[in-house]
RNA sequence: GGGUGAUUGGCGCAAUGGCAGCGCAAGUGACUCUUAAUCACGAGGCUAUGGGUUCAAGUCCCAUAUCACCCA
Numbered sequence: 001g002g003g004u005g006a007u008u009g010g011c012g013c014a015a016u017g018g019c020a021g022c023g024c025a026a027g028u029g030a031c032u033c034u035u036a037a038u039c040a041c042g043a044g045g046c047u048a049u050g051g052g053u054u055c056a057a058g059u060c061c062c063a064u065a066u067c068a069c070c071c072a
Base pairs, nucleotide, nucleotide: 001071002070003069004068005067006066007065010024011023012022013021018055027041028040029039030038048064049063050062051061052060
């Protein structure tokens, strides 16, 4: 220098162009002499950044950034 893939809550991951979910962690409550475990509840996301297409974009297109791998 060229190519491919990844980027979504604190962490690990889902999500046919049509309400962004799950698990873990953290929080509150119940239980317990207390802690842990268990049960219940609620919260936490401008979907890496900037544009475009569309009635509608996490998803499609372009550019950029970071990381990983392959080729030279």
Transfer RNA from a Lachnospiraceae bacterium, 72 nucleotides, folded computationally. Its Rfam family is "tRNA". It is annotated as a transfer RNA. Its family is annotated with triplet codon-amino acid adaptor activity in the Gene Ontology. The sequence is in RNAcentral, with records from ENA. NCBI's taxonomy places the organism under Bacteria, Bacillota, Clostridia, Lachnospirales, Lachnospiraceae.